[in-house]
RNA sequence: GGGGCGGUAGCUCAAUGGGAGAGCACACGACUGAAGAUCGUGGUGUUGGGGGUUCGAUUCCCUCUCGCCCCG
Numbered sequence: 001g002g003g004g005c006g007g008u009a010g011c012u013c014a015a016u017g018g019g020a021g022a023g024c025a026c027a028c029g030a031c032u033g034a035a036g037a038u039c040g041u042g043g044u045g046u047u048g049g050g051g052g053u054u055c056g057a058u059u060c061c062c063u064c065u066c067g068c069c070c071c072g
Stems, first nucleotide, its partner, number of pairs: 001071007010024004018055001026042005048064005
C1' cells in the first nucleotide's frame, strides 16, 4: 500500500429503516449485629468522528480514524 471483519452503557454483547436493550457491574432502599446472598428501584449512551440518501439512520452510501486478521 491492497483486501476482510469490527468500534453501541463501566465490561461482554443484542438491536438489518420507525422513539437503543440484555447480562454482569454500579448507586440507593429493604433484610442483617455487620457483610454476603436475596428482593425492590434507577439506563448511567454524542451507537468512533464528519458528510450524504431518506419524512425518518445503530441500520444504507462516501470519507476519516482506531483495533484485529490476510496479502504484498
RNAcentral holds the sequence, with entries from ENA. This is a predicted structure of a 72-nucleotide RNA (transfer RNA) from a Candidatus Aenigmatarchaeota archaeon.